[in-house]
Molecule: c-di-GMP-I riboswitch aptamer
Organism: Gammaproteobacteria bacterium
């Protein structure tokens, strides 16, 4: 010097909750705060979960001889939104004895 990793030192991050702020929401960001975390550093590629503004379905009134047209609300579906502190995967990485 390289490999290696037990323990430890020094440090790191920050759940719930509160305040501010952005967002339709889920949630994000900043401050306070610590439940926890050895990748709780980074990336939505795969699965899961959350949300549904927009879009789709739906459908009262209205219109019509009728077929039909049309469409407020409820309700249902939908990710291109979110979650990396749900799991997998990828990338990166500090100290470190025998």
């Nucleotide at each position: 010097g390289c490999g290696g990793c037990c323990a430890g030192u020094g440090g790191g991050c920050a759940a719930a909750c509160c305040c501010a702020u952005c967002g339709a929401a889920a949630g994000g960001u900043g401050g306070g705060g610590a439940c926890g975390c050895a990748a709780a550093g980074c990336c939505a590629c795969c699965g899961g979960u959350c949300u549904a503004a927009g879009g789709g379905c739906g459908g009262g009134a209205a219109u019509c001889u009728g077929a039909g047209u049309g469409c407020a609300a409820a309700g249902c579906c939908u990710a291109g939104g979110a979650u990396a502190g749900c799991g997998g995967g990828g990338c990166u990485g500090c100290c470190g004895a025998a």